Overview:
The prediction has a mean pLDDT of 81. This is a predicted structure of a 481-nucleotide part of an RNA (small-subunit ribosomal RNA, 3' major domain) from a metagenome. The full RNA is in RNAcentral, with records from SILVA.

[in-house]
Context: one part of a larger RNA
RNA sequence: UGACGGGGGCCCGCAUAAGCGGAGGAGCAUGUGGCUUAAUUCGAUGUAAUGUGAAGAAUUUUACCAGGGCUUGACAUGCAGCUGCAAGUCCCGUGAAAGCGGGAUUCCUUCGAGGGUGCUGCACAGGUGUUGCAUGGCUGUCGUCAGUUCGUGCCGUGAGGUGUUGGGUUAAGUCCCACAACGAACGCAACCCCUGUGUCUAGUUGUUAUUGCGGUGAUGAAUCGCGAGCACUCUAGACAGACCGCCUGUGAUAAGCAGGAGGAAGGUGGGGAUGACGUCAAGUCAGUAUGGCCUUUAUGUCCUGGGCUGCACACGUGCUACAAUGGCCGGUAUAGAAGGAUGCAAGACCGCAAGGUGGAGCAAAUUUCCAAAACCGGCCCCAGUUCAGAUUGAGGUCUGCAAUUCGACUUUAUGAAGCCGGAUUUGCUAGUAAUGGCGCAUUAGUUAUGGCGCCGUGAAUACGUUCCCGGGCCUUGUACA
Numbered sequence: 001u002g003a004c005g006g007g008g009g010c011c012c013g014c015a016u017a018a019g020c021g022g023a024g025g026a027g028c029a030u031g032u033g034g035c036u037u038a039a040u041u042c043g044a045u046g047u048a049a050u051g052u053g054a055a056g057a058a059u060u061u062u063a064c065c066a067g068g069g070c071u072u073g074a075c076a077u078g079c080a081g082c083u084g085c086a087a088g089u090c091c092c093g094u095g096a097a098a099g100c101g102g103g104a105u106u107c108c109u110u111c112g113a114g115g116g117u118g119c120u121g122c123a124c125a126g127g128u129g130u131u132g133c134a135u136g137g138c139u140g141u142c143g144u145c146a147g148u149u150c151g152u153g154c155c156g157u158g159a160g161g162u163g164u165u166g167g168g169u170u171a172a173g174u175c176c177c178a179c180a181a182c183g184a185a186c187g188c189a190a191c192c193c194c195u196g197u198g199u200c201u202a203g204u205u206g207u208u209a210u211u212g213c214g215g216u217g218a219u220g221a222a223u224c225g226c227g228a229g230c231a232c233u234c235u236a237g238a239c240a241g242a243c244c245g246c247c248u249g250u251g252a253u254a255a256g257c258a259g260g261a262g263g264a265a266g267g268u269g270g271g272g273a274u275g276a277c278g279u280c281a282a283g284u285c286a287g288u289a290u291g292g293c294c295u296u297u298a299u300g301u302c303c304u305g306g307g308c309u310g311c312a313c314a315c316g317u318g319c320u321a322c323a324a325u326g327g328c329c330g331g332u333a334u335a336g337a338a339g340g341a342u343g344c345a346a347g348a349c350c351g352c353a354a355g356g357u358g359g360a361g362c363a364a365a366u367u368u369c370c371a372a373a374a375c376c377g378g379c380c381c382c383a384g385u386u387c388a389g390a391u392u393g394a395g396g397u398c399u400g401c402a403a404u405u406c407g408a409c410u411u412u413a414u415g416a417a418g419c420c421g422g423a424u425u426u427g428c429u430a431g432u433a434a435u436g437g438c439g440c441a442u443u444a445g446u447u448a449u450g451g452c453g454c455c456g457u458g459a460a461u462a463c464g465u466u467c468c469c470g471g472g473c474c475u476u477g478u479a480c481a
Stems, first nucleotide, its partner, number of pairs: 001481002003478003007475007015465002019428005026320008034311002042053002064306007073124001077123006084117002088105007107115002126295002129293003135289001137284003140280001142278001147186006153162003165178004192272004197240007206230002211227006243266001246260005322421001326380005339368002343362002348357003387418001392413007434457007
């Protein structure tokens, strides 16, 4: 000087407390361990691995296993030789395919050659082989915590100290005051994006208050279409607006704090992006790059089939439930955001349905996906039920070369456990939790209940900081570095 202390002081955080909903019990989904296996490819392992790499394993992917092939090679560049004229395409045989064997056809030309390609040989290629404790790059974590340092000066023999401490204050090393310090840098904040209010500009594919015409309707109400219009909504550009600016109190006359006014918004308005010096030899050589080592008729490469999905079990993360704030049937209203050409597909028709036929329109403020659901009325009457839906039988649909291992969906039958979950444990402070549905990426299809977004309905509680956990500053002790 740090680190540590069941030392002290001050302070903070969904850390506790106060509340609401979960996990731990059940079934299933998914990941991991273990076991099994020819193989169950590899990585990740307290927090900070375990719905993680994987935004999607039937084949491919694929790295694993069995079997069948190739050896200048599936891929790149160069040299030499043979030189063949082919390569490609088509056909035949063999084969599970890869491959192997055979046949047919067929370039340009300035006639030197050139391009392409084949064979042989040589350099070399190749490696998801190893080392993340040789590395770059990227990432996690403490932690969006408020810290980490430097120049000069001063103090100290020196390691070092000071500044960065003290008194206040803040979300903040934020600011003020004091001070042998004076300044500065990286962080904080601000600048950036979205959102909340208004003004202006613009008016198509958006919009319809007013007005004209036409259709349906009964001449009314209502509704549809066309025109006129840009008032409103909206879209998307510019600007304004919030700064403790104003008032009162308080404070040290400061920084600030408490209350009030005005205001769409009030004290960082709400959310996002943004992650200091460093820590963990943290993670990644299997994204790519890369040193060393290893391999070279194999640890490379092609193909078929299998496996990654295997199941006495254990754990994590989720979904669905155990019901009446509910289940079923019927009727009906209201979103936002996002996607669409290998695409989204309307109206119509067929099918109980999944779906099929067909194809108007749309590279989309025009068209389409699109049905929003929780809401309302009736039945059920507390039961393993009209709860719950696992499991299993049968019939189908779709994707795809292919659905047995191993897909999703639909109809019908079947109807398991489960009656609110021990010790313990987790998320959340407001448009949040809880709850309801919708969309997207990846994909031919999908095991998505995952991930990332969107809107609808919409709470309770916080006395407080004694205690648990983590963190910051000062101080103290130390046999630790």